This is a predicted structure of a 108-nucleotide RNA (Guanidine-I riboswitch aptamer) from Methylopila jiangsuensis. It matches the Rfam family "Guanidine-I riboswitch aptamer". Rfam 15.1 lists 1,509 matches to the family in 1,281 species. About the family: This family represents a conserved RNA structure found upstream of the ykkC and yxkD genes in Bacillus subtilis and related genes in other bacteria. Lineage of the source: Bacteria > Pseudomonadati > Pseudomonadota > Hyphomicrobiales > Methylopila. The prediction has a mean pLDDT of 79. The sequence was found by an Rfam model in a public genome assembly.
RNA sequence: GUGCAGAGCGUCUAGGGUUCCGGCCGCAGGUCAUGCGGCGCUGGUCCAAGAGACGCUCUUCCCGCGAGCGCAUGCGGGGAGACACGGCGGGGGAAAAACCCGGGAGGU
Numbered sequence: 001g002u003g004c005a006g007a008g009c010g011u012c013u014a015g016g017g018u019u020c021c022g023g024c025c026g027c028a029g030g031u032c033a034u035g036c037g038g039c040g041c042u043g044g045u046c047c048a049a050g051a052g053a054c055g056c057u058c059u060u061c062c063c064g065c066g067a068g069c070g071c072a073u074g075c076g077g078g079g080a081g082a083c084a085c086g087g088c089g090g091g092g093g094a095a096a097a098a099c100c101c102g103g104g105a106g107g108u
Stems, first nucleotide, its partner, number of pairs: 007057006015047002020044002022041001023039006058081008083103001085106001089101003
C1' cells in the first nucleotide's frame, strides 16, 4: 500500500420507542357506555441488526450423469462465502433504537 458482489431478499430475535389497540391514573358523565387529559406500562400492532438466528437466491470451486472423446449448456450431489473494536453528530413514519449515514470518523 492492497481487501473478496466483504452479495441480495424474506421470516424472526436481541434491542427500540408510543402513532393505533389494550392497560393504569385523573376529570366529566345518567357510574359496566362514552368523551377529554396524562403515564411506556408486562402486552398486541409498529421499527429493528455489517459485526444476531434461520431460510431462499446468488457467487465460486469440486465431483457425477447423457448416444466414442472433449468443450459448452443442462440436471444432480458436495465444499467455500472468512474476520469484524467503534463514537460525537445528523437523519428518521408517532417516536426511539444495536435502524440509516456506517464495515463511515477514529482505534487495534